[in-house]
RNA sequence: GCGGGCAUAGUUUAGUGGUAGAACACGACAUUGCCAAUGUCGAAACGGGGGUUCGAUUCCCCCUGCCCGCA
Repeated sequence: GCGGGCAUAGUUUAGUGGUAGAACACGACAUUGCCAAUGUCGAAACGGGGGUUCGAUUCCCCCUGCCCGCA
C1' cells in the first nucleotide's frame, strides 16, 4: 500500500428497519450480631460524520480505532 472483519452500559454480549435486552460489576433497601451469600428495586449504552427511508443500532459511503490476511 491492497483486501476482509469488528465497534451497543464500567466489562462481556443479544438484537439487525418500528419503545435497545441480559449477565457481571455499581447504588439503595430487606435479611444477618458483623461480613459474605440471597432477594427486591434503581442508574447506566448503539465510535464520529453524511446518505437512503415515513422511520436507521440495523442498509450504503467516508473517517477513527482494533483484529486478520496479502504484498
Predicted 3D model of a 71-nucleotide RNA (transfer RNA) from a Parcubacteria group bacterium. The organism belongs to Bacteria candidate phyla, within Bacteria. Model confidence (mean pLDDT): 84 of 100. Rfam family: tRNA.